[in-house]
RNA sequence: GACCCCAUCGUCUAGUGGCCUAGGACAGCGGAUUCUCAUUCCGCUAACCGGGAUUCGAAUUCCCGUGGGGUCA
Numbered sequence: 001g002a003c004c005c006c007a008u009c010g011u012c013u014a015g016u017g018g019c020c021u022a023g024g025a026c027a028g029c030g031g032a033u034u035c036u037c038a039u040u041c042c043g044c045u046a047a048c049c050g051g052g053a054u055u056c057g058a059a060u061u062c063c064c065g066u067g068g069g070g071u072c073a
Stems, first nucleotide, its partner, number of pairs: 001072007010026004018056001028044005049065005
């Protein structure tokens, strides 16, 4: 330098144009249970990498950028 893949709660992840003001697990916080701790149960907080385009409608499709990974040179 060329090409390919990836980017979503604190972490791991679901999502394949409308059913999503984005779901689940773990973690955190509050509560119930317990003499206490742990376990168990209930609830809560919390996210679409940035910009643009397409579309009635975009986490989802396209382009550019940023970051990460890989192959080749």

This is a predicted structure of a 73-nucleotide RNA (transfer RNA) from a Candidatus Levyibacteriota bacterium. The sequence was found in a public genome assembly. Taxonomically the source falls in Candidatus Levyibacteriota (Bacteria, Bacteria candidate phyla). Rfam family: tRNA. About the family: Transfer RNA (tRNA) molecules are approximately 80 nucleotides in length. Rfam classes the family as a transfer RNA. Its family is annotated with triplet codon-amino acid adaptor activity in the Gene Ontology.